The prediction has a mean pLDDT of 76. The RNA shown here (Bacterial RNase P class A) has 348 nucleotides. Its Rfam family is "Bacterial RNase P class A". Gene Ontology terms of the family: ribonuclease P activity, tRNA processing and dimeric ribonuclease P complex. It is annotated as a ribozyme. The model forms 94% of the base pairs in the Rfam consensus. The sequence was found by an Rfam model in a public genome assembly.

[in-house]
């Protein structure tokens, strides 16, 4: 200084005017309602994210269900560890990439069974089409996977030996398999001895075997207050009581209180202080954990968070809006900013 790579933080600033939500504090009105509450004005505060989004996992929370065990079904799948839990995260393994820093991997079992594998190819799991060889007069029989050929894949691989020609036939290294030893919590890893290797290709995001976990359904969940409507009970009442504009007769009608039950319209909680942030400290290699001061950062029910102006910048500024809370994943995003760290040129 170029190129890379992994992180963090940010999401136009300031200032003013109008406006909405939610709290506080002060005033007003008491006209709204059985009650809870509700209203009006001032003034003080506060008012979206890093993804609120997708709704794709995980949990809290709640209402129902639940003795226990299996069966189905769904989900995950190297190993260890955080965690409230996950399919996340962090370390590690073994595989691939990259010169490297680093980055990818849906990474159990097809040496239990069952299925599928187009086309080509003589053969697809079983083998003689060409070729080699060996007998023969021969178009014939026979032995042969080393060489063509087909094909993603044709019975481990290179060298030598050996053979009629060939071949794990044999030998050596390499790879496979088994075995116990050695390091490692583990995955695995390391030399060691056996096996010529019939384990015979590939696929489990094919049935399917193993192991582990999972009851359903979701704040429109749910709990409570409680005018009304449908109803129950008692207790007074036909010398009663209500209606008939005010009173009488007279006409009609059969109710009235009170308790209980009911849960409509409203209303209250659920609602936002929590697995919380923030900054130090301790422990860890970290995910994370514990501890110490500090701190409260929207809560609405048809559902606020919005406009204009002025200044200024990197100049028309992206992606996009909470509706019970968290934890993560995916996806979408202008631009620029700091840090580590690699690799390559220069200089010192």
């Nucleotide at each position: 200084u170029u190129a890379g790579u992994c992180a963090g933080a940010c999401a136009a600033a300031u200032g003013g005017c109008c406006g909405c939500g939610c709290c506080g504090u002060u005033u007003c009105a008491g006209a709204c309602g059985a009650a809870a509450g509700g209203g009006a004005a001032a003034u003080g505060g506060u008012g979206a994210g890093g993804a609120a989004a997708g709704u794709c996992c995980g949990g809290g929370c709640u209402u129902c269900a639940c003795a226990g065990g299996g069966c189905a079904g769904g989900a995950u799948g190297c190993c260890g560890g955080a965690u409230a839990a996950c399919g996340u995260c962090c370390g590690g393994u073994a595989g691939g990439g990259g010169c490297a820093a680093c980055c990818c991997u849906c990474a159990a079992g097809c040496u239990a069974g069952u299925g599928c594998a187009a086309c080509a190819g003589a053969a697809a799991u079983a083998a003689a089409c060409c070729g080699c060889c060996a007998u023969g007069a021969a178009u014939a029989u026979g032995g042969u996977a080393a060489g063509g050929g087909u094909g993603g894949a044709a019975a481990g691989g290179u060298a030598a030996g050996g053979u009629a020609a060939g071949a794990g036939c044999u030998u050596a290294c390499c790879g496979c398999c088994u075995g116990g030893c050695u390091g490692g919590u583990a995955a695995c890893a390391g030399a060691c001895a056996g096996g010529g290797c019939a384990u015979a290709u590939g696929u489990a995001a094919a049935c399917c075997u193993c192991a582990u976990c999972c009851g359903a359904a979701g704040c429109a969940a749910g709990a409570c207050c409680g005018a009304a409507a449908c109803g129950a009970a008692a207790a007074c009442g036909a010398u009663a009581a209500a209606u008939u504009g005010g009173c009488c007769c007279g006409a009609u009608u059969u109710g009235u209180u009170u308790u209980c039950a009911g849960g409509u319209g409203g209303g209250u909680c659920g609602c936002u202080g929590g697995a919380g942030c923030u900054u130090g400290c301790u422990g860890g290699c970290a995910a994370c954990a514990g501890u110490a001061a500090g701190u409260c950062g929207a809560g609405a029910u048809a559902g606020a968070u919005g406009g204009c102006c002025a200044u200024u910048c990197a100049a028309c500024g992206a992606c996009a809006g909470a509706a019970c809370c968290c934890g993560g994943c995916u996806u979408a995003u202008c631009g620029g900013c700091u840090g580590g760290c690699u690799a390559a040129a220069c200089a010192u």